[in-house]
RNA sequence: GGGGCAGUAGCUCAGUUGGGAGAGCGCUUCCCUCGCACGGAAGAGGUCGGCGGUUCAACUCCGCUCUGCUCCA
Numbered sequence: 001g002g003g004g005c006a007g008u009a010g011c012u013c014a015g016u017u018g019g020g021a022g023a024g025c026g027c028u029u030c031c032c033u034c035g036c037a038c039g040g041a042a043g044a045g046g047u048c049g050g051c052g053g054u055u056c057a058a059c060u061c062c063g064c065u066c067u068g069c070u071c072c073a
Stems, first nucleotide, its partner, number of pairs: 001072007010025004019056001027043005049065005
């Protein structure tokens, strides 16, 4: 220098006809207990890496770009 993959909640990750943003764990409150753990109920938490484009509508399609991993040279 060129190619590929990944980036979505605090962490690990789902998300295919382009229209609802989600799961587990963690966190908060409550129930249960003498107290804790387990279990149960409810809840908070997101610029979907960034910018631009296409579209009535973009996490999703296109371009550029940033970071990490990897392959070739």
Molecule: transfer RNA
Organism: Spirochaetota bacterium